[in-house]
Context: one part of a larger RNA
RNA sequence: UUGGGUGUAAAGGGUGCGUAGGCGGAGAUUUAAGUUUGGGGUGAAAUCCUGCGGCUCAACCGUAGAAUGGCCUUGGAUACUGGAUUUCUUGAGUGUAACAGAGGCCGGUAGAAUUCGUGGUGUAGCGGUGAAAUGCAUAGAUAUCACGAAGAAUACCAGUGGCGAAGGCGGCCGGCUGGGUUACAACUGACGCUGAGGCACGAGAGCGUGGGGAGCGAACAGGAUUAGAUACCCUGGUAGUCCACGCUGUAAACGAUGGAUACUAGGUGUUGGUUCCGGUUAGGCCGGGAUCAGUGCUGCAGCUAACGCAUUAAGUAUCCCACCUGGGGAGUACGUUCGCAAGAAUGAAACUC
Numbered sequence: 001u002u003g004g005g006u007g008u009a010a011a012g013g014g015u016g017c018g019u020a021g022g023c024g025g026a027g028a029u030u031u032a033a034g035u036u037u038g039g040g041g042u043g044a045a046a047u048c049c050u051g052c053g054g055c056u057c058a059a060c061c062g063u064a065g066a067a068u069g070g071c072c073u074u075g076g077a078u079a080c081u082g083g084a085u086u087u088c089u090u091g092a093g094u095g096u097a098a099c100a101g102a103g104g105c106c107g108g109u110a111g112a113a114u115u116c117g118u119g120g121u122g123u124a125g126c127g128g129u130g131a132a133a134u135g136c137a138u139a140g141a142u143a144u145c146a147c148g149a150a151g152a153a154u155a156c157c158a159g160u161g162g163c164g165a166a167g168g169c170g171g172c173c174g175g176c177u178g179g180g181u182u183a184c185a186a187c188u189g190a191c192g193c194u195g196a197g198g199c200a201c202g203a204g205a206g207c208g209u210g211g212g213g214a215g216c217g218a219a220c221a222g223g224a225u226u227a228g229a230u231a232c233c234c235u236g237g238u239a240g241u242c243c244a245c246g247c248u249g250u251a252a253a254c255g256a257u258g259g260a261u262a263c264u265a266g267g268u269g270u271u272g273g274u275u276c277c278g279g280u281u282a283g284g285c286c287g288g289g290a291u292c293a294g295u296g297c298u299g300c301a302g303c304u305a306a307c308g309c310a311u312u313a314a315g316u317a318u319c320c321c322a323c324c325u326g327g328g329g330a331g332u333a334c335g336u337u338c339g340c341a342a343g344a345a346u347g348a349a350a351c352u353c
Base pairs, nucleotide, nucleotide: 003325004324005323006322007307008306012321014201015200016199017198021194022193023192025088026087027086028085029084030083031082033081034080035077036076037075038074039073040072041071042070049065050064051063052062053061054060091191092188093187094186095184096183097182098181099180103177104176105175106174107173108172109171110154114150115149116148117147118146119145120144121143125136126135162169163168206247207246208245209244210243211242215241216240220236221235222234223233258320259319260318261317262316263315266298267297268296269295270294271293272292273291274290275289276288277287278286279285280284302309303308326353327352328351335346336345337344338343
């Protein structure tokens, strides 16, 4: 490299947008580049292979043939692929009318809780644990009441519920804004799929500058535990957690399962549409069925080493991308790129089993 693979054995890129490229719906006409069928030329000789022959055989030699990936040229064929022209509507998109939603950004606002402050009541404890102690408290704590301040997070609703490409998103109100689904079938007419590079987004921690700081809390200090205890438990507590702007670019970034399309038994929940039937009715609501889109459970065929997957495939097929090739050494060294740094990305070998 080929082959074979990538849920759990090595292996799906964290996610999207998209360039080149690869691949691409139905009908007609044309062309004849790929494709295909003939003709011609060339493909030196030797070598190799086959037949025959010559040295007594053989090696060796002679002779004839075959072979020579191919290339060039020319005449036809036109199913498929490609090029050109044209038509179509089912793929894709637009439109109209509805619908659901913690989708995003900005601003405002509410109540509960916590801590702190001030004042009142009140007195000896509080707190904490397996048990304690450190700690707090007669300078009046804990408890309780009133008022005030601050920051952060939004109980119940809440749901294998919803939305988002992923990361992720949860009080309420307003503004701006993205996407999705359904119905209709009016419009465009293949405008599509994938996507090396590239660009953008990307939890948490971390970094820079400036704010903020209630609670929690790496580090740190003390108290316990213990043989020790640089821990688990307790009392404190700084960075941080929060905001703005900028950087970092990683995660068990997981469904450990790349994207798209088509096809392939069922059963049963649930969310959002559309529609039909029944009950009820002021609206509405309740029950049942069909269908589209999502999201769960279960289960046949099939697949799988098994576990399991099973119309949300890990089944049957096609297209495109990414990745794997024994363990350790090692996601290390070196080089390069990026970064303020931390580090990230790319990524070996010797040696060893």
Predicted 3D model of a 353-nucleotide part of an RNA (small-subunit ribosomal RNA, central domain) from an uncultured bacterium.
The coordinates come from a structure-prediction model, not an experiment, and the mean pLDDT is 88.
RNAcentral holds the full RNA, with entries from Greengenes.